[in-house]
Context: one part of a larger RNA
RNA sequence: CUCUUGUUAAGGAACUCUGCAAGUUGACCCCGUAACUUCGGAAGAAGGGGUGCCCCCAGGUAGGUGAUCCACUUCGCGUGGUGAGCUGACGGGGGCCGCAGUGACCAGGCUCUGGCGACUGUUUACUAAAAACACAGGUCUCUGCUAAGUCGAAAAGACGACGUAUAGGGACUGACACCUGCCCGGUGCCGGAAGGUUAAGAGGAGUCGUUAGCAAUUUCGGUUGCGAAGCGGCGAAUUGAAGCCCCGGUAAACGGCGGCCGUAACUAUAACGGUCCUAAGGUAGCGAAAUUCCUUGUCGGGUAAGUUCCGACCUGCACGAAUGGUGUAACGACCGGAGCACUGUCUCAACAAGGGACUCG
Numbered sequence: 001c002u003c004u005u006g007u008u009a010a011g012g013a014a015c016u017c018u019g020c021a022a023g024u025u026g027a028c029c030c031c032g033u034a035a036c037u038u039c040g041g042a043a044g045a046a047g048g049g050g051u052g053c054c055c056c057c058a059g060g061u062a063g064g065u066g067a068u069c070c071a072c073u074u075c076g077c078g079u080g081g082u083g084a085g086c087u088g089a090c091g092g093g094g095g096c097c098g099c100a101g102u103g104a105c106c107a108g109g110c111u112c113u114g115g116c117g118a119c120u121g122u123u124u125a126c127u128a129a130a131a132a133c134a135c136a137g138g139u140c141u142c143u144g145c146u147a148a149g150u151c152g153a154a155a156a157g158a159c160g161a162c163g164u165a166u167a168g169g170g171a172c173u174g175a176c177a178c179c180u181g182c183c184c185g186g187u188g189c190c191g192g193a194a195g196g197u198u199a200a201g202a203g204g205a206g207u208c209g210u211u212a213g214c215a216a217u218u219u220c221g222g223u224u225g226c227g228a229a230g231c232g233g234c235g236a237a238u239u240g241a242a243g244c245c246c247c248g249g250u251a252a253a254c255g256g257c258g259g260c261c262g263u264a265a266c267u268a269u270a271a272c273g274g275u276c277c278u279a280a281g282g283u284a285g286c287g288a289a290a291u292u293c294c295u296u297g298u299c300g301g302g303u304a305a306g307u308u309c310c311g312a313c314c315u316g317c318a319c320g321a322a323u324g325g326u327g328u329a330a331c332g333a334c335c336g337g338a339g340c341a342c343u344g345u346c347u348c349a350a351c352a353a354g355g356g357a358c359u360c361g
Stems, first nucleotide, its partner, number of pairs: 001356008010347002014345001019342001027051005036041001038175001052096006063087003069081004097101001109340007116332002121133002137173007149159003176327004181257003186254002188250005195245003201239002206234005213226005258276005285319001286316001297313005
């Protein structure tokens, strides 16, 4: 110097990102216990008091156990009574000792107020336990049984399920309470089938190749032209489903939910009016928020002093209704803010014990 412990004057969070860490509290009995609440809770709320030993009540009480004996008897390992011996509290009163009596050890710190998630659970085996996942509950949707869906290159087979729509699959939301507005123009899904478009296939107009033959020409080897049938190639019209176009529906489907100008007898503001655009222009509720850039917004509260916190305001850069909105008792090794208690966290360090470091080996 370092590590692990212990103690500390006065102060008591001034430390620090943060009371991190350490302290405080602690067992049992009694008293007592608020808001709020889903009436279960909250609650061990909070906050107080007691605890050893001896004596007496009581030379062992209440209680427990139950020998012996008696009676009855359905003769049972039955029923009722008696109560020896053993054991043995709680409580009340009095006394004794110590600094201290759950005498050591083990053994909640508490309260107030917000955010998020209802809750118990689950998770990144080895940096994250959470507000993430799950969850009961809600809604939509698919599925009529050889179900839908899933595994299986295809199948057999199997799961679903020895289930049958109060069932099973998928998606979203996430207890509960109050609710969940407007838009179907785009995308998706569902329904429709008149018209348009449309594949293979059908169809075969036509056209091309080949050449039996014919014609012309020839140096008699051939060359050139035309060309039936057959075979082959290409192939127009016409025909030809779903789909797409089209017509409707559907948002707890994917999603979306405006701008400018003017106006009231102070000013300011605009219930009101005008105009443009849109599928429709954000309703209720909430709001500087886990969302607010400007921003430490402004006002109020708490502090001597508060970029955090709480309550308001609304100018919402860029909340908003199952990508749910707003509340909410209980719960949380969650995340903020405040207080009480308590402390070497600190002012500011000191001492002690042990292990390292150091020396020898």
The part of an RNA shown here (large-subunit ribosomal RNA, domain IV) has 361 nucleotides and comes from a Candidatus Latescibacterota bacterium. The full RNA is in RNAcentral, with records from ENA. Taxonomically the source falls in Candidatus Latescibacterota (Bacteria, Pseudomonadati). Its Rfam family is "Bacterial large subunit ribosomal RNA".